[in-house]
Molecule: transfer RNA
Organism: Bacilli bacterium
RNA sequence: AGGGGCAUAGUUAAAUGGUAUAAUGACGGUCUCCAAAACCGUGGUUGGGGGUUCGAUUCCCUCUGCCCCUG
Numbered sequence: 001a002g003g004g005g006c007a008u009a010g011u012u013a014a015a016u017g018g019u020a021u022a023a024u025g026a027c028g029g030u031c032u033c034c035a036a037a038a039c040c041g042u043g044g045u046u047g048g049g050g051g052u053u054c055g056a057u058u059c060c061c062u063c064u065g066c067c068c069c070u071g
Stems, first nucleotide, its partner, number of pairs: 001070007010024004018054001026042005047063005
């Protein structure tokens, strides 16, 4: 320099263009002499910008960061 992949909750990951989910962690509660475990509940998330669309995590462009390949 050229090509490809990835970016979603604190963490690890789902999601055919149609209400963004789960596990774990955090917080609250039940239980317990206390705690742990178990059970119930609560809050929290689509890397930045633009485009297409009635509607974008999803499709297109661009930027940023990380990884891989070629030279």